Model confidence (mean pLDDT): 87 of 100. Small-subunit ribosomal RNA, 5' domain from a soil metagenome, 501 nucleotides, folded computationally.
Context: one part of a larger RNA
RNA sequence: GGAUGAACGCUGGCGGCGUGCCUAACACAUGCAAGUCGAACGGUCACCCCUGGAUUCGUCUGGGGGUGGGAGUGGCGAACUGGUGAGUAACACGUAGGUGACCUGCCCCGGAGAGGGGAAUAACUGCUGGAAACGGUAGCUAAUGCCCCAUGAGCUUGGCGAUUCACAUCGCUAAGUAAAGUUCCGGCGCUCCGGGAGGGGCCUGCGGCCCAUCAGGUAGUUGGUAGGGUAACGGCCUACCAAGCCGAUGACGGGUAGGGGGCGUGAGAGCGUGAUCCCCCACACUGGCACUGAGACACGGGCCAGACUCCUACGGGAGGCAGCAGUGAGGAAUAUUGCCCAAUGGACGCAAGUCUGAGGCAGCAACGCCGCGUGCGCGAUGAAGGCCUUCGGGUUGUAAAGCGCUUUUCUGAGGGAAGAGAGAGGACGGUACCUCAGGAAUAAGUCACGGCUAACUACGUGCCAGCAGCCGCGGUAAUACGUAGGUGGCGAGCGUUAUCC
Numbered sequence: 001g002g003a004u005g006a007a008c009g010c011u012g013g014c015g016g017c018g019u020g021c022c023u024a025a026c027a028c029a030u031g032c033a034a035g036u037c038g039a040a041c042g043g044u045c046a047c048c049c050c051u052g053g054a055u056u057c058g059u060c061u062g063g064g065g066g067u068g069g070g071a072g073u074g075g076c077g078a079a080c081u082g083g084u085g086a087g088u089a090a091c092a093c094g095u096a097g098g099u100g101a102c103c104u105g106c107c108c109c110g111g112a113g114a115g116g117g118g119a120a121u122a123a124c125u126g127c128u129g130g131a132a133a134c135g136g137u138a139g140c141u142a143a144u145g146c147c148c149c150a151u152g153a154g155c156u157u158g159g160c161g162a163u164u165c166a167c168a169u170c171g172c173u174a175a176g177u178a179a180a181g182u183u184c185c186g187g188c189g190c191u192c193c194g195g196g197a198g199g200g201g202c203c204u205g206c207g208g209c210c211c212a213u214c215a216g217g218u219a220g221u222u223g224g225u226a227g228g229g230u231a232a233c234g235g236c237c238u239a240c241c242a243a244g245c246c247g248a249u250g251a252c253g254g255g256u257a258g259g260g261g262g263c264g265u266g267a268g269a270g271c272g273u274g275a276u277c278c279c280c281c282a283c284a285c286u287g288g289c290a291c292u293g294a295g296a297c298a299c300g301g302g303c304c305a306g307a308c309u310c311c312u313a314c315g316g317g318a319g320g321c322a323g324c325a326g327u328g329a330g331g332a333a334u335a336u337u338g339c340c341c342a343a344u345g346g347a348c349g350c351a352a353g354u355c356u357g358a359g360g361c362a363g364c365a366a367c368g369c370c371g372c373g374u375g376c377g378c379g380a381u382g383a384a385g386g387c388c389u390u391c392g393g394g395u396u397g398u399a400a401a402g403c404g405c406u407u408u409u410c411u412g413a414g415g416g417a418a419g420a421g422a423g424a425g426g427a428c429g430g431u432a433c434c435u436c437a438g439g440a441a442u443a444a445g446u447c448a449c450g451g452c453u454a455a456c457u458a459c460g461u462g463c464c465a466g467c468a469g470c471c472g473c474g475g476u477a478a479u480a481c482g483u484a485g486g487u488g489g490c491g492a493g494c495g496u497u498a499u500c501c
Base pairs, nucleotide, nucleotide: 001501002500003499004498006497007496008495009494010493013372014371015370016369017368018367019365020364021330026328027327028326030325031324032323035076036075037074040073041072044069045068046067047066048065049064050063051062052061053060054059083283084282085281093207094206095205096204097203098202099201102200103199104198107196108195109194110193111192112191113190115149116148117147118146124139125138126137127136128135129134154177155176156175157174158173159172160171161170162169181188182187209255210254211253216246217245218244221243222242223241224240225239226238227237228236258280259279260278261277262273263272264271265270285306286305287304288303289302308319309318310317311316336362338361339360340359344358345356346355347354348353375405376404377403378402385396386395387394388393410438411437412436413435414434415433419428445490446489447488448487449486450471451470452469456485457484458483459482460481466473467472
């Protein structure tokens, strides 16, 4: 000198674009953050329409249709998005490869198909337990829920043959193995097989921290055989057998740490760093576990244990903000319990649409960068005042006043968007922007002035009070302390502290 997610002191007019718990992965009140589909299904309630029966004319009781509501079965989603950086020195990440050892819902392309039957169960009703959370029992019922039979172009497994370094491929054969309907009649779905796209699992070479005051480490350890398990290879797991395997090219241990694209600095080499944005990983009160599923060992799912908090009728229950706001605590320190789904994107749905604290916006903060303004011209008798003075004067200083001008900004009034890819539909927003009117009006500080280093005098103080980045100032004329005038630097900022180059 540059830089910062900064903080602190003094000061502070506006706008645009960004950024904003770096500390306690501390604890959390409250609200919201993941639903959707009636064109899969049965039933219920409310209202409206059509219609039947009974009737003591008060009404009671059925059937059909429509609209709306709550719950249930079923499907898809909830594994995305969003947060955090605790753990992790590891195939976690980066890069380059491998998979003849693998998976893939929705989407796209191609091929083949959907024949027949059955048993349940929630909702609901009855009885019933419990303070609650939540149940128990008997009975009824539907489906794109579940099951069986049939068919098998195919697929899977076994056998035989061909082929290959290698079960990668081809042929024959035996056994096994599918399906669901709905509709507004256009469709939307369902099953099996092959291919694709995108996504993922696993393996490997190489690369990127510190300590040798860590030198030996290892028993599923290293390899084999057999089996289990997995989508899949594998000591992943189990049994048996062998005794191996790693290590100064640093094993093992300890410390520290999410990695990368990047970011800061630097002429570069390098050094430092990993906020915001993007990719990957890990985690979701702590530890463990599996279930469902194409996908999880699952932040707003489940079970167990633990710590903590809450409710309780004391028998027993409930909870998990490292989602968005917000609270307490910690801290030098970091924002609103805001608006909207209008746009972009996502889930579901044929659609209309619903949901979306993702996202789009607004609010707060000079936290950063950038832009603008706080006027412009003329104006000497060089006013007054201040300060200095050798008392002549000098300086503040064209500075002010005064005269003329302008209106960025400000205030008031009027108009008023784009953003919306056919029409309608805009949270932002009566915002941006435009026009008119008014009036210099609403707007300057901060740090320094001994040398480094740009800018000097006076007074006060008297090794005191104090200053200080280094050298050093202060003990009676201090350009170094304090105040004032003046001057210099930067300017809505200026200085200080911390950290990196």

The full RNA is in RNAcentral, with records from MGnify. Its Rfam family is "Bacterial small subunit ribosomal RNA".